[in-house]
RNA sequence: GCCCUCGUAGUGUAAUGGAUAACACCCAAGAUUCCGAUUCUUGUAAUGGGGGUUCGAUCCCCUCCGAGGGCA
Numbered sequence: 001g002c003c004c005u006c007g008u009a010g011u012g013u014a015a016u017g018g019a020u021a022a023c024a025c026c027c028a029a030g031a032u033u034c035c036g037a038u039u040c041u042u043g044u045a046a047u048g049g050g051g052g053u054u055c056g057a058u059c060c061c062c063u064c065c066g067a068g069g070g071c072a
Stems, first nucleotide, its partner, number of pairs: 001071007010025004018055001027043005048064005
């Protein structure tokens, strides 16, 4: 330099172009307990940036940024 894959809560993963973006762990509060652990209930928190297509974009297109890999 060229090519490929990827980027979603603090972490790990989901989500046919149609929803209120789902689940688990973590965290917080409450219940339980003499105090903890466990268990149960509730809650907080996310689509890398910018543009485009579309009635509608996490999803499709372009570009930039970042991560990984291959070739040279």
A computed fold for a 72-nucleotide RNA from Planococcus sp. KKT56, annotated as transfer RNA.
Its Rfam family is "tRNA". By type it is a transfer RNA.
The source organism's lineage runs through Bacteria, Bacillati, Bacilli, Caryophanaceae and Planococcus.
Model confidence (mean pLDDT): 83 of 100.